Transfer RNA from a Clostridia bacterium, 76 nucleotides, folded computationally.
RNAcentral records the identical sequence in 2 taxa.
Its Rfam family is "tRNA". By type it is a transfer RNA.
RNA sequence: GGCCCCAUAGUCAAGCGGUUUAAGACGCCGCCCUCUCACGGCGGAAACAGGGGUUCGAUUCCCCUUGGGGCUACCA
Numbered sequence: 001g002g003c004c005c006c007a008u009a010g011u012c013a014a015g016c017g018g019u020u021u022a023a024g025a026c027g028c029c030g031c032c033c034u035c036u037c038a039c040g041g042c043g044g045a046a047a048c049a050g051g052g053g054u055u056c057g058a059u060u061c062c063c064c065u066u067g068g069g070g071c072u073a074c075c076a
Stems, first nucleotide, its partner, number of pairs: 001072007010026003018056001028044005049065005
């Protein structure tokens, strides 16, 4: 250089054109419980890598970029 895969809360991770307003777990915050802590219960905040395109409609499809990972021929 070429080809392929991946990118969603702090971490892991489901969803893959609309319907449900992007689930769930851990973590974080508040309240309850407890003598206190832990455990447990209830509630809350927090996310679609960036840009462009297609479409009535994009987290989802296409292109480019960025970042990460894997495979790899020839020449030198």